[in-house]
RNA sequence: GACGAUAUAGCUUAGUAGGUAAGAGCGCUCGGCGAAAGUCGAGGGGCGCAGGUUCAAAUCCUGCUAUCGUCA
Numbered sequence: 001g002a003c004g005a006u007a008u009a010g011c012u013u014a015g016u017a018g019g020u021a022a023g024a025g026c027g028c029u030c031g032g033c034g035a036a037a038g039u040c041g042a043g044g045g046g047c048g049c050a051g052g053u054u055c056a057a058a059u060c061c062u063g064c065u066a067u068c069g070u071c072a
Stems, first nucleotide, its partner, number of pairs: 001071007010026004019055001028043006048064005
């Protein structure tokens, strides 16, 4: 330098041939019970960044960034 893959919550991840508009486990916060371990209930928190297409984008298109891999 070329090509490919990946990027969703603090961590691990589901969801992608667009559609009533994002879910789970663990962790975190608050509360009940409990000596504790723990358990029950409630709650907060996310689509890498910027544009584009569309009535509508985590999902499609373009550029960029980061990581990994292959080639040179």